[in-house]
RNA sequence: GGAGCGGGCUGCGCGGCCGCGCGCGGCCUUGUGCCGCGGGAGGAAAGUCCGGGCUCCAGAGGGCAGGGUGGUGGAUAACGUCCACCGGGGGCGACCCUAGGGAAAGUGCCACAGAAAACAGACCGCCCUGGACUCCGGUCCAGGGUAAGGGUGAAACGGUGCAGUAAGAGCGCACCAGCGGCCCGGGUGACCGGGCUGGCUUGGUAAACCCCACCCGGAGCAAGGCCAAAUAAGGAGACGCUUGAGGGCGGCCCGCCCGAAGUCUCCGGGUUGGCCGCUCGAGGCGGGGGGCAACCCCCGUCCCAGAUGGAUGGCCGUGGCCCGCCUUCGGGCGGGUGACAGAACCCGGCUUACAGGCCCGCUCCGGUU
RNA sequence: GGCGGCGUAGCUCAGGUGGCCAGAGCACGCGGUUCAUACCCGCGGAGUCGGGGGUUCGAAGCCCUCCGCCGCCACCA
Numbered sequence: 001g002g003a004g005c006g007g008g009c010u011g012c013g014c015g016g017c018c019g020c021g022c023g024c025g026g027c028c029u030u031g032u033g034c035c036g037c038g039g040g041a042g043g044a045a046a047g048u049c050c051g052g053g054c055u056c057c058a059g060a061g062g063g064c065a066g067g068g069u070g071g072u073g074g075a076u077a078a079c080g081u082c083c084a085c086c087g088g089g090g091g092c093g094a095c096c097c098u099a100g101g102g103a104a105a106g107u108g109c110c111a112c113a114g115a116a117a118a119c120a121g122a123c124c125g126c127c128c129u130g131g132a133c134u135c136c137g138g139u140c141c142a143g144g145g146u147a148a149g150g151g152u153g154a155a156a157c158g159g160u161g162c163a164g165u166a167a168g169a170g171c172g173c174a175c176c177a178g179c180g181g182c183c184c185g186g187g188u189g190a191c192c193g194g195g196c197u198g199g200c201u202u203g204g205u206a207a208a209c210c211c212c213a214c215c216c217g218g219a220g221c222a223a224g225g226c227c228a229a230a231u232a233a234g235g236a237g238a239c240g241c242u243u244g245a246g247g248g249c250g251g252c253c254c255g256c257c258c259g260a261a262g263u264c265u266c267c268g269g270g271u272u273g274g275c276c277g278c279u280c281g282a283g284g285c286g287g288g289g290g291g292c293a294a295c296c297c298c299c300g301u302c303c304c305a306g307a308u309g310g311a312u313g314g315c316c317g318u319g320g321c322c323c324g325c326c327u328u329c330g331g332g333c334g335g336g337u338g339a340c341a342g343a344a345c346c347c348g349g350c351u352u353a354c355a356g357g358c359c360c361g362c363u364c365c366g367g368u369u
Numbered sequence: 370g371g372c373g374g375c376g377u378a379g380c381u382c383a384g385g386u387g388g389c390c391a392g393a394g395c396a397c398g399c400g401g402u403u404c405a406u407a408c409c410c411g412c413g414g415a416g417u418c419g420g421g422g423g424u425u426c427g428a429a430g431c432c433c434u435c436c437g438c439c440g441c442c443a444c445c446a
Stems, first nucleotide, its partner, number of pairs: 001365010012319007020040001022038006028031001042340001046351002049349005054220004061254004066216005071085005086100001087098004101211002106209002108205003123150002125146009158176005177201001179198008224276004234267006246258003269445003283302008320337007370442007379395004388426001397413005419435005
């Protein structure tokens, strides 16, 4: 210098004026008035894909069904998230990807091609025996042996070599790969390293059914509570009157609670008002400590949006940044300041969108010293 | 704001058990029939199965993610 990998941060600053909605204080002429002060969008507020808090339904119970997760250890309120490590795959490397339990519990499936697709079997071929024919090279038929070779496929019943044989074959042997069993060493563990031994080899698919382990009650702030206003004591259907309808917001059974002469569903009627929930929280910032890390503990300090047709905007100046032109290289003039996007009960994650800029660590290649 | 469902040819829908499978009707084009048109008969074209990624030998169907469309919800008696 070139190419690349991983991680983090930022998302214009300051000042003035006007406006919007919120809180507090003051003033009176009590008006949804005026004045003053304070604070007023994001890293994703988004998608609503997971997990919790909170609220109601039994202080949320049991079983079945159903759903989810899936290496090990840890973090956490919890998770499908995060951290560290292990195994597998890719890359020269930094590093990246990995739903990664079980296929000798059982069932299903494996198109086309191929002889044969899971349990053995044999199309061509090779070899032996018998017979027939013969132009003596062989050819054909029947029976048997074999799986070395051929070709198909995503996948073909271990690989290479030697020995062996009529031809062959884990049939035997050596080495290697893989599986099971036993033992030793290391590690909390997944697992790793090594030795002995066995039969020689048991295909893939579980993001197919399923088995194993663990987790999950349902609904959601339009949850839920209070107040006010207004309308019809309306119609139809179903079930039931204690042997118990119906309700307790997904299905079934049990249990528990409420519970009655009514209850439920549908149609129809009325109101589209106010308050609480509503923002102090697994909170931010700074410092110290523990841990490889995720994260946790302690101390100090701060209070930092709460709208409800839904506020958070506009203009000006100035500093930075970018672009263009001029330059006496000091600078001057003009223009722009752009991306994705906007809270709605609150948090922890994931995923997706994103103009421009900054920082840190590392790898490979080339050059120079 | 919250919850649920659906995307297959120009339109309406099948296929959902992974392969034999991308198909039907209407519409469109061509040919036949007719003097001509319609009806009818025959043939044909047209698909990123909403987009992307993954699992698998193989995905319209399974899993994840994104996009688009549609529907439902309050209170009172």
Two RNAs folded together computationally: RNase P RNA and transfer RNA, 446 nucleotides in total. Its mean pLDDT, the model's own confidence on a scale to 100, is 80. It holds a member of the Rfam family "Bacterial RNase P class A". The family's RNA type in Rfam is ribozyme.